[in-house]
């Protein structure tokens, strides 16, 4: 330099007719306990990598860029 893949909550990841942003773990609060662990209930937490385009409407489609992984040279 070229090809391919990935980028969504603190972490690991789902998300197919384009219209609701989610799960597990973690964190915080409350209950149960003498206390801890465990468990039940609840809550907080998001620029869906960035910029632009298409569309009534974009995490999702199109283009460019950035970062990481991988293959080729």
């Nucleotide at each position: 330099g070229g090809g391919g893949g990935u980028g969504u909550a603190g972490c690991u990841c789902a998300g197919u007719u384009g219209g609701g942003a989610g799960a597990g773990c973690g964190u915080c609060g409350c209950g149960u306990u003498c206390g801890c662990a465990a468990u039940g209930c609840g809550a907080a937490g998001g620029u869906c990598g960035c910029c632009g385009g298409u569309u009534c409407g974009a995490u999702c489609c199109c283009g460019g860029c950035c970062a990481c992984c991988u293959c080729c040279a």
Source information:
The prediction has a mean pLDDT of 84. The RNA shown here (transfer RNA) has 73 nucleotides and comes from a Myxococcaceae bacterium. Lineage of the source: Bacteria > Pseudomonadati > Myxococcota > Myxococcia > Myxococcaceae.